[in-house]
Molecule: small-subunit ribosomal RNA
Organism: uncultured prokaryote
RNA sequence: UUAGAGUUUGAUCCUGGCUCAGGAUGAACGCUAGCGGCAGGCUUAACACAUGCAAGUCGAACGGUAAGGCCCUGCUUGCAGGGUACACGAGUGGCGCACGGGUGCGUAACGCGUAUGCAACCUACCUUUAACAUUGAGAUAGCCCCGAGAAAUUGGGAUUAAUAUCGAAUAAUAAUAUAAUACAUCAUUGUAUAAUAUUUAAAGCUCCGGCGGUUAAAGAUGGGCAUGCGUAACAUUAGCUAGAUGGUAAGGUAACGGCUUACCAUGGCAACGAUGUUUAGGGGUUCUGAGAGGAUUAUCCCCCACACUGGUACUGAGACACGGACCAGACUCCUACGGGAGGCAGCAGUGAGGAAUAUUGGGCAAUGGAGGCAACUCUGACCCAGCCAUGCCGCGUGCAGGAAGACGGCCCUAUGGGUUGUAAACUGCUUUUAUAUACCAAGAAACCUGCGAUCGUGAUCGUAGUUGACGGUAUUGUACGAAUAAGCAUCGGCUAACUCCGUGCCAGCAGCCGCGGUAAUACGGAGGAUGCAGGCGUUAUCCGGAUUUAUUGGGUUUAAAGGGUGCGUAGGCGGGUUAAUAAGUCAGUGGUGAAAUCCCUCAGCUCAACUGAGGAACUGCCAUUGAUACUGUUAGUCUUGAGUAUAGUUGAGGUGGGCGGAAUGUGUCAUGUAGCGGUGAAAUGCAUAGAUAUGACACAGAACACCGAUUGCGUAGGCAGCUCACUAAACUAUCACUGACGCUGAGGCACGAAAGCGUGGGGAGCGAACAGGAUUAGAUACCCUGGUAGUCCACGCCGUAAACGAUGAUUACUCGUUGUGUGCGAUAUAUUGUACGCGACUGAGCGAAAGCAUUAAGUAAUCCACCUGGGGAGUACGGUCGCAAGAUUGAAACUCAAAGGAAUUGACGGGGGCCCGCACAAGCGGAGGAACAUGUGGUUUAAUUCGAUGAUACGCGAGGAACCUUACCUGGGCUUAAAUGUAGAGUGCUUUUCACCGAAAGGUGAUUUUCCUUCGGGACGCUUUACAAGGUGCUGCAUGGUUGUCGUCAGCUCGUGCCGUGAGGUGUCGGGUUAAGUCCCAUAACGAGCGCAACCCCUAUCGUUAGUUGCCAUCGGGUCAUGCCGGGGACUCUAACGAGAAUGCCAGUGUAACCUGUGAGGAAGGUGGGGAUGACGUCAAAUCAGCACGGCCCUUACGUCCAGGGCUACACACGUGUUACAAUGGUCGGUACAGAGGGCAGCUACUUGGUGACAAGAUGCUAAUCUCGAAAGCCGGUCUCAGUUCGGAUCGAAGUCUGCAACUCGACUUCGUGAAGCUGGAUUCGCUAGUAAUCGCGCAUCAGCCACGGCGCGGUGAAUACGUUCCCGGGCCUUGUACACACCGCCCGUCAAGCCAUGGAAGCUGGGGGUACCUGAAGUCUGUAACCGUAAGGAGCGGCCUAGGGUAAAACUGGUAACUAGGGUUAAGUCGUAACAAGGUAGCC
Repeated sequence: UUAGAGUUUGAUCCUGGCUCAGGAUGAACGCUAGCGGCAGGCUUAACACAUGCAAGUCGAACGGUAAGGCCCUGCUUGCAGGGUACACGAGUGGCGCACGGGUGCGUAACGCGUAUGCAACCUACCUUUAACAUUGAGAUAGCCCCGAGAAAUUGGGAUUAAUAUCGAAUAAUAAUAUAAUACAUCAUUGUAUAAUAUUUAAAGCUCCGGCGGUUAAAGAUGGGCAUGCGUAACAUUAGCUAGAUGGUAAGGUAACGGCUUACCAUGGCAACGAUGUUUAGGGGUUCUGAGAGGAUUAUCCCCCACACUGGUACUGAGACACGGACCAGACUCCUACGGGAGGCAGCAGUGAGGAAUAUUGGGCAAUGGAGGCAACUCUGACCCAGCCAUGCCGCGUGCAGGAAGACGGCCCUAUGGGUUGUAAACUGCUUUUAUAUACCAAGAAACCUGCGAUCGUGAUCGUAGUUGACGGUAUUGUACGAAUAAGCAUCGGCUAACUCCGUGCCAGCAGCCGCGGUAAUACGGAGGAUGCAGGCGUUAUCCGGAUUUAUUGGGUUUAAAGGGUGCGUAGGCGGGUUAAUAAGUCAGUGGUGAAAUCCCUCAGCUCAACUGAGGAACUGCCAUUGAUACUGUUAGUCUUGAGUAUAGUUGAGGUGGGCGGAAUGUGUCAUGUAGCGGUGAAAUGCAUAGAUAUGACACAGAACACCGAUUGCGUAGGCAGCUCACUAAACUAUCACUGACGCUGAGGCACGAAAGCGUGGGGAGCGAACAGGAUUAGAUACCCUGGUAGUCCACGCCGUAAACGAUGAUUACUCGUUGUGUGCGAUAUAUUGUACGCGACUGAGCGAAAGCAUUAAGUAAUCCACCUGGGGAGUACGGUCGCAAGAUUGAAACUCAAAGGAAUUGACGGGGGCCCGCACAAGCGGAGGAACAUGUGGUUUAAUUCGAUGAUACGCGAGGAACCUUACCUGGGCUUAAAUGUAGAGUGCUUUUCACCGAAAGGUGAUUUUCCUUCGGGACGCUUUACAAGGUGCUGCAUGGUUGUCGUCAGCUCGUGCCGUGAGGUGUCGGGUUAAGUCCCAUAACGAGCGCAACCCCUAUCGUUAGUUGCCAUCGGGUCAUGCCGGGGACUCUAACGAGAAUGCCAGUGUAACCUGUGAGGAAGGUGGGGAUGACGUCAAAUCAGCACGGCCCUUACGUCCAGGGCUACACACGUGUUACAAUGGUCGGUACAGAGGGCAGCUACUUGGUGACAAGAUGCUAAUCUCGAAAGCCGGUCUCAGUUCGGAUCGAAGUCUGCAACUCGACUUCGUGAAGCUGGAUUCGCUAGUAAUCGCGCAUCAGCCACGGCGCGGUGAAUACGUUCCCGGGCCUUGUACACACCGCCCGUCAAGCCAUGGAAGCUGGGGGUACCUGAAGUCUGUAACCGUAAGGAGCGGCCUAGGGUAAAACUGGUAACUAGGGUUAAGUCGUAACAAGGUAGCC
């Protein structure tokens, strides 16, 4: 002392990136702001600077006196003169100015850090010790005079002083030279002692106390130099270097040294990264982190560097000098144009830049510094104050009570409740803070002055006095009154906190995932809540989380990642044993690791921040002493690692040569005739000039059938006919020899498939390119016919592959089973041991899983290589290699939040297996052609209302559109028609009647006038007003309910258990069987549920009961005739209850389930036939116009009433039907048999009339009673194959019926008219038995009917099914998948368009550095005869070097650029369909 979360998926486990929560800051921005303390405050332009200040001081060094004070004198009373150990401008001189203060340009360096060394050095002031201070000289500032100049400044003359300058003297423990002795070390040498020679000093002032001066030695302090170690990135920077490396000599320096010069030698550095480029002051520290680390260098401290840019020296103890000098350059300023001046990276301040950083403040009171004896002066160092929420810390904005849970706000399921909320009001209390006022600090002790004491004449001590910028500040007291003081962000998840309204993929939000397309907890507002709080958020940056660079602490079969393979250099690592050593290692000790910081303890500010004291720590470095297990080193030794030897064995190991047969092609000859060849089908092609085919011979090149394999060999690539030669290897046996000789291996070298390249050969077959033929919408492909390069050989390049076991090499260890190759051994000849290979399976273990598993992906060790999100991209640029192709090395901008691995469940497949269905096939009949009916689309229209649209819309909603319906249109009206209620007002209804206008609705007017009564009113009704309404308006993608479809398909799930990290699996799979997840067997499953089946209804047989309106066999009666009547229950029938069928019996196969049978019985036989019944779910399927309902919309209209019109339109297209096309028929006449239904505003017998629809009259029936009623069929006649005696459309005429009304727009009847149509293309529909086909009947709706529709009923009544290859649909299992909105999926590339960054590029334009040449200031050094000087020396001139400038050619690195290239990205562009399924030609390298 280590915390995680979100995000890839339908879901899962991994890998892996992105993002968040934390802390921090010299910060900035937005909103807000009461106070105090302590800190901090140009990170950008080392950009430019106005103004003021920041370094002076000393009269006790000097000559002196410009100003002031004091004293004296004169007097024109404010001037002059003099003096003054008062004071002092300017000047000489001394010390200081090299400190303090600022900044971080440069510098990758002994610059810094750390540890050492100097036997190679210096050090003013200070301290200590010793010695000394004698004597002279000449100048020069100043002052005075005369000039030049605008100024800055400066020339000449005269005179003068010093602690200024110079000479002489003296001098050693100084310096130099010579050389001696002793000791010592580290090699030069050092120390000590004494000797000789030579050389070199000084300054005075004074208050008489002293302060200074010179020499020498030592100390202290400060510096200089050298060295070890540490100290950024890039190798797309690999070679660099001529003073360069060393030596000798000289010069130079305080000092060593190529520091410099001459000569000599040719070294020196570098893969342990030289050189180059880029970036950067370094450290203590600071932030973060569990730590290891990572990042950092503001404030404070240490060191360095710099002072407008570059160079240079002078002075000095110290500088190559921030507020000094000279020169050059740039810039600014002054100017009289001649010439001059300047350097804020000191403190303030200004401009500029910038997101951004303060006052032109006070004081030397304190601390420190300079000078001075001191007083003192100076000090933008410093101490303080001012500004700024910039940070840290502290305080406050009140406390207690108070429920009618007030008002208001907001929300809701809304008479009411919740919340704001004890919050407020109200009552009591307190007074920090604010305001006012009063007192008033500490920081001050010294120096100095006075006095005193001690010793003694100067120090020390004591005492008194003097000194505060901050500041009337801190603190304290008093007064006053809750009075003066709260915001910001957030509220979808991560992440604490939720509702309403507005908006409607808009406006906007967003850290990531993502919100917003009409019900947004995600936008904006509001209410409420949460978090923090004098702040809160945002942005930027750093660390963390991130074990996401992994030393601690990761990986590489498939996720990113093992080099194609070997040999081998450096390096790394290395067997047993003995001894030595002590480098690593370990321990002790010493030195150092500045202070501050961090940590602990204590203390001072009321606390804290802050500060102080003490301790610990500073994990480091150096030195020294010891230990010796391990590693290293050295010296021995051993045999097990490794190698050698001997003897065998094995093999497609390699290289070169020779030989062989089959096949193919070609040529010649022969036989032979019309095709061959090729394909899914064809064509191109070959062939009557004789092909193909067949035979013989010849030639050519390439490859080697069978053996052959799960085989063998090789390092890998790779190696296959036979044989010879050469050659390499492995293994076995022996345990003979050497004695660790080993392993790995960065660079390096060698080998390295195919394709490709070069030169020369060769060329049969195959075959890129190419040509032709097909296919296709196209087909630059797949298929076919040809065919060049190539494939083959020799030599030389290339150096890459999915070069794969996607698995680096080596060593050791770790359960088993089984096969095989090559040896050796034991045998009892059954077998079996051992070594090295090649395989399969399976444990532990490992792994995300799949899987691996002694041939590891297990357990360990060593070495190498490689990886760090996807794309951009293995691309660009640069380098290297190559003849080229290209290979190798190898980025960035930009862009995305994923990309990816393994496994799971589904779905899908032009994957596989099994199975089913009128799915196909086998049949029958239709549709598609005609006319008509009907629905739909389209068109038209004022309107042609609306909905339904693949299957699953289209004779559907509609089971009845002339008005109505009706929803649509035109026109005319109403504002409430109808229901209900409340409140108010008026009034009497109701029934009437009448007139006028009008198409009607409606409007206007007249007439009539209820009941009870206490006369107030009430009951009932009407009118009217307000509120309620109304809407077939929108949303079926807000919904309920209902329905279609997959599908009457056999499936869909659960509990417990078990398996798996998990999604999930098992069960439900497998073998059988079934119509069936039906049943049986097996089984880590055992059971269960919804479905299947059965239970229900109708029907087929029988029985019992009951017989009216039904029936009538028997008996009787009656009629022309009839169950008409008496009667009967037998039969039919009716309608209730039962029986019956259960694979129950038999036979066969089978374990069973079950299946089979012309079986038996039975009315019926294997679900008897039919109906009802529709699992979990799918299609955002249909319906807001059946109904209901959320939300939205309209309200003198989108409501409602009325008339007329429309829904019935008509160039056309489609669906569903009807009638036909005829002789199995039409027509005429005769004749027979149903079932199920309907009926009083009805069905109607019967009679009469009418050709008929129908009409008139009349009877029965509220129905097993009456009534509506069959057709096909059967028996005859006729028609005779024709647009007809088929067909009936259309049209004309006349009628009937319904109805208020048949014009738009009804049905029916009669007569006439007599269209298309002669069996229907591609294609397509229904049906498996009482079915299809065919025939008629009934009913609902309904006044009537456009019904040929729908729903039912019965009559007649077939054909066919070999079978499951194919089409369609479905079920189960399995397989692949890049799909999951699930193949109507996903997805690739070109082109076109917008945007973005990048590469190339003629050219244009910058930058820094180097090289060569020319020039060259100041200045040091140096040379020097003429001039000055007695001389020293100087002037002048010359030389070397150099900053700078110029010229030149290259290199490097930026910017920009016509044009150009690819890349990325962008809701709905174009063309195709490459990949994912066998992706429709398997894919990939």